[in-house]
Context: one part of a larger RNA
RNA sequence: AGCAAAUGGUGGAUGCCUUGACUGUAAGAGGCGAUGAAGGACGUACUAGGCUGCGAUAAGCUUCGUGGAGCCGCCAAGAGGCUUUGAUACGGAGAUUUCCGAAUGGGGCAACCCGGCAUGGCGCGAGUCAUGUCACCCUUUUAGGGAGCGAACCCGGUGAAGUGAAACAUCUCAGUAGCCGGAGGAAAAGAAAUCAAUUGAGAUUCCCAAAGUAGCGGCGAGCGAAAUGGGAUUAGGGCAGUUAGUUUUAGCACAUUGGUUAGUAGAACAAUCUGGAAAGGUUGGCCAUAGAGGGUGAUAGUCCCGUAUACGAAAACUUUUGUGUGGAACUAAGCUAACGAACGAGUAGGUCGGAACACGUGAUAUUCUGACUGAACAUGGGAGGACCACCUUCCAACCCUAAAUACUACUUACAGAUCGAUAGCGAACAAGUACCGUGAGGGAAAGGUGAAAAGAACCGCAGUGAGCGGAGUGAAAUAGAACCUGAAACCAUUUGCUU
Numbered sequence: 001a002g003c004a005a006a007u008g009g010u011g012g013a014u015g016c017c018u019u020g021a022c023u024g025u026a027a028g029a030g031g032c033g034a035u036g037a038a039g040g041a042c043g044u045a046c047u048a049g050g051c052u053g054c055g056a057u058a059a060g061c062u063u064c065g066u067g068g069a070g071c072c073g074c075c076a077a078g079a080g081g082c083u084u085u086g087a088u089a090c091g092g093a094g095a096u097u098u099c100c101g102a103a104u105g106g107g108g109c110a111a112c113c114c115g116g117c118a119u120g121g122c123g124c125g126a127g128u129c130a131u132g133u134c135a136c137c138c139u140u141u142u143a144g145g146g147a148g149c150g151a152a153c154c155c156g157g158u159g160a161a162g163u164g165a166a167a168c169a170u171c172u173c174a175g176u177a178g179c180c181g182g183a184g185g186a187a188a189a190g191a192a193a194u195c196a197a198u199u200g201a202g203a204u205u206c207c208c209a210a211a212g213u214a215g216c217g218g219c220g221a222g223c224g225a226a227a228u229g230g231g232a233u234u235a236g237g238g239c240a241g242u243u244a245g246u247u248u249u250a251g252c253a254c255a256u257u258g259g260u261u262a263g264u265a266g267a268a269c270a271a272u273c274u275g276g277a278a279a280g281g282u283u284g285g286c287c288a289u290a291g292a293g294g295g296u297g298a299u300a301g302u303c304c305c306g307u308a309u310a311c312g313a314a315a316a317c318u319u320u321u322g323u324g325u326g327g328a329a330c331u332a333a334g335c336u337a338a339c340g341a342a343c344g345a346g347u348a349g350g351u352c353g354g355a356a357c358a359c360g361u362g363a364u365a366u367u368c369u370g371a372c373u374g375a376a377c378a379u380g381g382g383a384g385g386a387c388c389a390c391c392u393u394c395c396a397a398c399c400c401u402a403a404a405u406a407c408u409a410c411u412u413a414c415a416g417a418u419c420g421a422u423a424g425c426g427a428a429c430a431a432g433u434a435c436c437g438u439g440a441g442g443g444a445a446a447g448g449u450g451a452a453a454a455g456a457a458c459c460g461c462a463g464u465g466a467g468c469g470g471a472g473u474g475a476a477a478u479a480g481a482a483c484c485u486g487a488a489a490c491c492a493u494u495u496g497c498u499u
Base pairs, nucleotide, nucleotide: 001498002497003496004495005494006493007492008491009490015484016448017447020419021418022416023415024414025413026412027411028410029408030407031149032148039100040099041098042055043054044053046078049075050074051073061094062093063092064091065090066089070082071081072080105114106113107112115134116133117132118131119130120129121128122127136146137145138144139143153184154182155181156180157179158178164171168218194201195200205232206231207230208229209228215223216222236400237399238398239344241339242338243337244336245335246334247333251325252324253323254322255321258318259317260316261315263311264310265309269284270283271282272281273280285302286301287291293305294304295303349373350372351371352370353369354368355367356366359385380395381394382393383392384391435442436441455483458470459469460468461467
């Protein structure tokens, strides 16, 4: 030096675990904001820091309920307190709520600076303090509304490119992404100037088929219907008018039905054995409208929390039904009756230029309209894919309309042939943290002692350091905090063999 074995060190794989994630289902909710939001800054405890809560009334104040013995949030102990005169906790309602932020008296490099007016306080006074008020826009102006934020869904405006066409220009990607505006819990659409085809149907929306069909297309790449049939859900109304009569909608109050926001009751087991510990084994019981689930020193229907089931609200919200009230009249609404009518014009259509329709201008109907034009008006007009006739069908140029449909930032309950710490969200831990970047932005690593801290008193070695040896605790300390298990690489020690 090599090889082998054993024993250790290092290291943190593997196994087991789960506080956290992921994906759904069923309900709810679908908004918050000048009564100052979302989001922050700074404060706030006996407290130095972080998180959580709260706001100079500052881990809190008041009140009404629930509840009944402990409590003063977590890391995290100590000190000092509170509490059956009912605390802590949980729920309803209220009060307080610094400064910034739409930020709104003016300014400003957010969390800062400086004012006017009114009233009041203090000061001899210059002045200073307190409270209130003072932005802009709109409106029907003694009074109201708007502004900003928010995940997706929706409507509208604007609108690419990478790409494909094996290059590329029409085309495609795609009316997609992006940007802007607006709204709602859904939005949009919607009661035929629609389809159909000689039979007929009867608003819209969504799903399945029709169908990758008919078509469109440098007829390339590709794009791609509709009628019709079957389902989901169903709902129709109003205006452009006068008179008369009559009644009531919205809202509000009360009662009432159910629900949400705290809760209450809730069955039934012992002995013995092993063991550190019984829920395990054995023996014998019991309950079950409860053998879902979790915890407890190993695996518990019967120990604990619960579960089935049955109950419960002073207060707030929501909901069903009923009664009353209700602007009230010269004006606004509904219904009935009578009379009387009517209905949509710079519109339809045309020419030129664009766009949308599956349809790229094509033989191209239909829809929208930038420019220029320009009817009829029910004895009328539109459409039926050039156009004409016949036929059929409908009535544009005004308005409203639930459901079936889309989505989930958020709340509750439940589930999983989803993950189990290099996985699962980036984040099970001080995580959008530390850190990086001028900035937009990028973005980690990091879980596990033990049943219980019983977290090692005391003694010794030692830099009186790290660390170690005794002692003690514990079932276990090779479970000792760098703590479950503890693989491999790698490093040693001992023994044997070889050189």
The part of an RNA shown here (large-subunit ribosomal RNA, domain I) has 499 nucleotides and comes from Thiofractor thiocamini.
Lineage of the source: Bacteria > Pseudomonadati > Campylobacterota > Campylobacterales > Thiofractor.